This is a predicted structure of a 119-nucleotide RNA (c-di-AMP riboswitch aptamer (ydaO/yuaA leader)) from a soil metagenome. The sequence is in RNAcentral, with records from MGnify. Model confidence (mean pLDDT): 82 of 100. Of the family's consensus pairs, 96% are formed in the model.
RNA sequence: CGCCGAAUCCCGCAGUUGCGGGAGCGGGGGAACCAGGUUCUCGGGGCGAAUCGCCGCAAGCGAAGGGCCAGCUUCUCGGCCCCAGCCCGUCAGCUAACCCCGCAGGCGUCGAGGAGAAG
Repeated sequence: CGCCGAAUCCCGCAGUUGCGGGAGCGGGGGAACCAGGUUCUCGGGGCGAAUCGCCGCAAGCGAAGGGCCAGCUUCUCGGCCCCAGCCCGUCAGCUAACCCCGCAGGCGUCGAGGAGAAG
């Protein structure tokens, strides 16, 4: 300087690696109406792009989905990648008012960084 991601900025106190607050961004819970008959351990649900199918020990292949290619956004083409992980704990559809929570972590580069179009 740049990338993934909501995960940034500001103020006050403290004097330390903290505490409190604000803005902004992000997430969850939560009526009526609508959906939904009841029961079931065969539970159910949430964050996230990270699901599904074939095949199977795996691996692999394919589709949907997602990211990058450097002034920014969108579209098209091309190229290269990802398609995980974690959490709640028997409980949650949607959901106005209202309530609660997060603001982490992980990477690349010293190169002018693929092309076209519109703004």